[in-house]
This record gives sequence, C1' cells and structure tokens, in this order.
RNA sequence: GGGUUGGUAGCUUAGUCUGGGAGAGCGCGCGACUGAAGAUCGCGAGAUCGUGAGUUCAAAUCUCACCCAACCCA
Repeated sequence: GGGUUGGUAGCUUAGUCUGGGAGAGCGCGCGACUGAAGAUCGCGAGAUCGUGAGUUCAAAUCUCACCCAACCCA
C1' cells in the first nucleotide's frame, strides 16, 4: 500500500441482508423480602448507534470519504 471483519448504554452484545417501535444480559439507583445482608422479585435511569457527507418523507440499517481495532496478502 491492497483486502476482509468489526465499532450500538459503564461492560458484553442483538438488531443491518429486507429502511419506519433502539432491545437484552451484567452492572448502577430505588422499592419489596430479611434481624441484617446475599439470592430472588418489581420499578427506574443510562446509547442522537466511531466521525462527516450524500440518497430518501424517513437512515444504527443503503452509498461515499475518513478515524480506530483485529486478521490476511504484498
């Protein structure tokens, strides 16, 4: 230098192919339970989806450029 895959909540990730409600587990906060805690149960906060642009009525999703990580080729 070229190619492939990936980047979504504090962490691990689903969703992308086929455009329209942003979800789950762990963790965190509050409550129930308990003598108290753990476990369990209920409720809640938390991600403008790596950055920017384009297409579209509408983009995490499609297109382009760039950044970062892993791997392959040279």

The RNA shown here (transfer RNA) has 74 nucleotides and comes from a Candidatus Woesearchaeota archaeon. The prediction has a mean pLDDT of 86. Its Rfam family is "tRNA". Rfam links the family to the GO term triplet codon-amino acid adaptor activity. The RNAcentral record of the sequence draws on ENA.